[in-house]
Molecule: transfer RNA
Organism: Toxarium undulatum
RNA sequence: GCGGACAUAGUUUAGUGGUAAAACCUUAGUCUUCCAAACUAAUGAUAGGGGUUCGAUUCCCCUUGCCCGCU
Numbered sequence: 001g002c003g004g005a006c007a008u009a010g011u012u013u014a015g016u017g018g019u020a021a022a023a024c025c026u027u028a029g030u031c032u033u034c035c036a037a038a039c040u041a042a043u044g045a046u047a048g049g050g051g052u053u054c055g056a057u058u059c060c061c062c063u064u065g066c067c068c069g070c071u
Base pairs, nucleotide, nucleotide: 001070002069003068004067006065007064010024011023012022013021018054026042027041028040029039030038047063048062049061050060051059
């Protein structure tokens, strides 16, 4: 330099055009003499920009980051 894959919550993964789902973590509550465990509830996310579309995490383009391969 060229080609390919990936980017979703603090972390790990689903979702592949139609209200973004869960687990761990955090906070609060219940229980317990206290702690731990268990149960319930809450908070919090589609890498950035543009385009197509009635509607984009999803499709297309560019950029950024990371990984793999070739030279």